SAM riboswitch aptamer (S box leader) from a Flavobacteriales bacterium, 131 nucleotides, folded computationally. Its mean pLDDT, the model's own confidence on a scale to 100, is 75. Lineage of the source: Bacteria > Pseudomonadati > Bacteroidota > Flavobacteriia > Flavobacteriales.

[in-house]
This record gives sequence, C1' cells and structure tokens, in this order.
RNA sequence: GAUUUAUACAGAAGAGGGUAGAGACAGGCUCGAUGAUCCUCUGGCAACCAACUUUAAGUGCGUCUUCGACGUAUUGGAAAACCGGUGCCAAUUCCUGAUUCCUCUCAAUGGUGAGUGGAAGAAUAUAAAUU
Repeated sequence: GAUUUAUACAGAAGAGGGUAGAGACAGGCUCGAUGAUCCUCUGGCAACCAACUUUAAGUGCGUCUUCGACGUAUUGGAAAACCGGUGCCAAUUCCUGAUUCCUCUCAAUGGUGAGUGGAAGAAUAUAAAUU
C1' cells in the first nucleotide's frame, strides 16, 4: 500500500516549543499572531486487541437413569479497567458531496426537469485480521 469486518450524534486539556496558515479532497462554514495546525511532556477519555473478574443466556461435547442436573469449551451481552498494544481529547466524520431507491413540493405532461426530507451507498478516519 491492498482486501475483509466492526465502529464513527456519547466522552476527554493544561504546560512548553515553534511559526503561518489549518480543519483529508471540492464547495460551504469554522479555527488562527489573545499563536491555531504541528512537535514534546504531563493529564485525561474510551474500551478495538490482549489480560482479568462477575453475572446470566445460546450452542457443542462429556457424565449421570428420561425430564433434567453437573462439568467443560466456545459465542455474544453486562460490569470493572491497575499494568500491556493502539486510538482519541474544537465544531455529529464540522456540514454537504459519485450513484441508487422512497416520500413530498413546484413546473411540464410521452419517457422528464428542479428542489425538500429519509434510507442505502461512496469517500475518510480508527481498530482487528489477512496479504
């Protein structure tokens, strides 16, 4: 870099450095010399991976005399999160964005065009796995 899966309306900032643009891209809108973006340190948020504990449920297997009970493995849920691997800490991914479908409005009436709202989807980001 590529592919797949999951998530993206919640949450969480101080100090120092440094200098001019920054928020992926386009448009909008916003942030920025009262110093943004970025880098470092500290602090925090969260719970993707790992680890751990508890609860109850599904499935598989085994044992017991059927019902069923027990044991064990696994899956998903909930709680917690001190340590490990990441991530994140302006604005819903800041908003909209190819394309398709649905609803509504207006114009036209052979098939349509313009717009509002919604869904899917695309794009982007992050994690995990594979390559």